[in-house]
RNA sequence: GACUGCGUAGCUCAGCGGCAGAGCGCUCCGCUCACAUCGGAGAGGUCCCUGGUUCAAAUCCAGGCGCGGUCA
Numbered sequence: 001g002a003c004u005g006c007g008u009a010g011c012u013c014a015g016c017g018g019c020a021g022a023g024c025g026c027u028c029c030g031c032u033c034a035c036a037u038c039g040g041a042g043a044g045g046u047c048c049c050u051g052g053u054u055c056a057a058a059u060c061c062a063g064g065c066g067c068g069g070u071c072a
Stems, first nucleotide, its partner, number of pairs: 001071007010024004018055001026042005048064005
C1' cells in the first nucleotide's frame, strides 16, 4: 500500500429498516444463625464519529477514526 472482518450496557456478545436486548457483573428484597447457591425486582447505553438516503437508521450508502486478519 491492496483486500477483508469487527466497533451496541462495566465485560462477552445478540439484534441487520419501526421495541435497544441476553448472559455475567453491580444495587436492593426474599431465603439462611450467617455466607454461598437459588428466586424476584432494579439501575446502567450520544448503538465509534461526521454527512447522506428514507415518513422512519444501531441496521442501508459515503468518508473518517480505532482494533484484528490475509497478501505484497
Predicted 3D model of a 72-nucleotide RNA (transfer RNA) from a Pseudomonadota bacterium. It matches the Rfam family "tRNA". The family's RNA type in Rfam is transfer RNA.